Model confidence (mean pLDDT): 82 of 100. Predicted 3D model of a 74-nucleotide RNA (transfer RNA) from a Cyclobacteriaceae bacterium.
RNA sequence: GGCGCGGUAGCUCAGGUGGUUAGAGCGUUGGAUUCAUAACCCAAAGGUCGGGGGUUCAACUCUCCCCCGCGCUA
Repeated sequence: GGCGCGGUAGCUCAGGUGGUUAGAGCGUUGGAUUCAUAACCCAAAGGUCGGGGGUUCAACUCUCCCCCGCGCUA
């Protein structure tokens, strides 16, 4: 350099054929329970969906360029 895969919450990831409120587990915070702690239970906060263009009534999803990571290859 070429090819492929990936980048979504603090962390690990789902989201498939574009469609209306973007989710789970863990973690965090508050509450409940307990003599107390842990566990379990309830609730909440937390996201420019890597950045920027294009297509579309509508884009995390399609497309182009760029950035970052991993793998294969010369």
RNAcentral records the identical sequence in 8 taxa. Its Rfam family is "tRNA". Rfam describes the family as follows. Transfer RNA (tRNA) molecules are approximately 80 nucleotides in length.